[in-house]
RNA sequence: UCCCGACAAAGGCAAAGCCCGGGUAACCGGGCGGCGCAAAGUUACGGGUCCUUGAUGGGCAUUAAGCUCAGUUGACACAAGGAUCGCCGGACCGCCGAA
Numbered sequence: 001u002c003c004c005g006a007c008a009a010a011g012g013c014a015a016a017g018c019c020c021g022g023g024u025a026a027c028c029g030g031g032c033g034g035c036g037c038a039a040a041g042u043u044a045c046g047g048g049u050c051c052u053u054g055a056u057g058g059g060c061a062u063u064a065a066g067c068u069c070a071g072u073u074g075a076c077a078c079a080a081g082g083a084u085c086g087c088c089g090g091a092c093c094g095c096c097g098a099a
Stems, first nucleotide, its partner, number of pairs: 004097002012037002017032006035086001041092003045089003048084007056070005
């Protein structure tokens, strides 16, 4: 240095829930809280999951607006945008040093 991860040491992070705030939402921030975590540090690069948006054809009339019929009531697929790293993987950085 690398692999590895102790009934070790010093520490760290902070689930659910509640309160306040932001956002259409997923979710995020702060406080309390503590389920747990050897990367529960960073990164949306690959995958997964979650959220938001997206509708066609005919007739009448017409400057435009509008009226009407049929189909559709679908978050499955497809497209665009967003979220999640404590869902998995990759990449980068990192405390300690038993077996």